[in-house]
Molecule: transfer RNA
Organism: Candidatus Nomurabacteria bacterium
RNA sequence: GGCCACGUGGCGAAGAAGCAACGCGUCGGUCUGCAAAACCGAUAUGCGAGGGUGCGAAUCCCUCCGUGGCCU
Numbered sequence: 001g002g003c004c005a006c007g008u009g010g011c012g013a014a015g016a017a018g019c020a021a022c023g024c025g026u027c028g029g030u031c032u033g034c035a036a037a038a039c040c041g042a043u044a045u046g047c048g049a050g051g052g053u054g055c056g057a058a059u060c061c062c063u064c065c066g067u068g069g070c071c072u
Stems, first nucleotide, its partner, number of pairs: 001071007010024003018055001025043006048064005
């Protein structure tokens, strides 16, 4: 220098146009003599940043940033 993949809550991780699952964690509650366990509830400035397309974008397109890999 060229090419490819990935970037989603505190962490892991689905979703690939119709409005963000699930697990862990954290917080509140029930239960208990107190705890633990169990159970219930809550927990994403909207998905790396900026633009575009579209009725509608985390999802498609462009640019940039970051991470990893391959090639010379």